[in-house]
Order: sequence, then C1' cells, then structure tokens
RNA sequence: AUCUCAUCGAGAGUGGCCGAGGGACGGGCCCUAUGACGCCACGACAACCGCCCCGACGAAAGUCGGGGGCCAGGUGCCAAAUCCUUCCCGGUGUGGGGGAGAUGAGAG
Repeated sequence: AUCUCAUCGAGAGUGGCCGAGGGACGGGCCCUAUGACGCCACGACAACCGCCCCGACGAAAGUCGGGGGCCAGGUGCCAAAUCCUUCCCGGUGUGGGGGAGAUGAGAG
C1' cells in the first nucleotide's frame, strides 16, 4: 500500500514567516492581498488509546464500540454539517441506504 471495526449536524485561535491560491476529486457554493492555504511558536478544544464505577449477558471465567465519571501522556483537531452534492430507493423532506473521504484502534 491494503484489510477490519468504530465515529463524523458538538467543540476550540492568536502571533510570526511566506506570498496565491485554498476548501480531497467532478458540479455547486464559499474562503482569500483587510494575506487565505502552508510552515513555526504558543494557546485552546476534544476522551479514540488509559483508569474507575454502573448496566446487560453468562454457572463461572469472562464478554459487550452499552451508560456515566476522571486523565491532555500518544494521536487528532481549531471557517462553513465531512461546507452541500454526486450512486440507489423514494412518501419529494432538514428522508433512508450506499459510495468516497477524514480520524482513531487493531491486523498486516
């Protein structure tokens, strides 16, 4: 590379450097010389990994991505619902499912 599982309408920005594109892709719609994107520093947000309690199942060992609490060490993240959409269904909606993507944990 790839595969599995889970989650994705919550939350959280200042400064410095750079200088023209950026928001993954096509279509939209946005952001951006009042400096976006990116990088660096600091700060914030957040409970996936960790710990504890409860619950369900089980004779027990134990199992459960069930509920709650704590922790910022490892990741992650800090415009807009993953910004919206793309394919199918459809009762035509703030609908359902799927695909793609992102993140984490695991496998390899």
SAM riboswitch aptamer (S box leader) from a Terriglobia bacterium, 108 nucleotides, folded computationally. Its Rfam family is "SAM riboswitch aptamer (S box leader)". From the family's description: The SAM riboswitch is found upstream of a number of genes which code for proteins involved in methionine or cysteine biosynthesis in Gram-positive bacteria. The SAM riboswitch acts at the level of transcription termination control. Of the family's consensus pairs, 94% are formed in the model. Its mean pLDDT, the model's own confidence on a scale to 100, is 80.